[in-house]
RNA sequence: AUCUUAUCAAGAGAGACGGAGGGACAGGCCCGUUGAUGUCUCAGCAACCAGCCGAAGGCAAGGUGCUAAUUCCUGCGGGCCCGGACCGCCUGUAAGAUAAGAG
Numbered sequence: 001a002u003c004u005u006a007u008c009a010a011g012a013g014a015g016a017c018g019g020a021g022g023g024a025c026a027g028g029c030c031c032g033u034u035g036a037u038g039u040c041u042c043a044g045c046a047a048c049c050a051g052c053c054g055a056a057g058g059c060a061a062g063g064u065g066c067u068a069a070u071u072c073c074u075g076c077g078g079g080c081c082c083g084g085a086c087c088g089c090c091u092g093u094a095a096g097a098u099a100a101g102a103g
Stems, first nucleotide, its partner, number of pairs: 002102007013042005021031003025075004043067003047064003051059003071095001076092005
């Protein structure tokens, strides 16, 4: 790389470096020279695993993860819902991300 399972409406940013694109992909819509994305340091959050107390749940922060926007929204199908569409809402998948395990 690949496979399985679970979760994805909550939560949590400052400084330094650096200098143009970034938000997985496509479309949209946003973020960005008032310096984004990224890297490092420090701080924080607590989703999964591990630990402790336990009925619910809580503590704590060791491993991983995370700290703009619901996974930013949509993408494929179904319903609300029609003469037929647009828009909107709900819902099941897909895709993606993360964890734990397999290999």
Molecule: SAM riboswitch aptamer (S box leader)
Organism: Alkalicoccus chagannorensis DSM 18086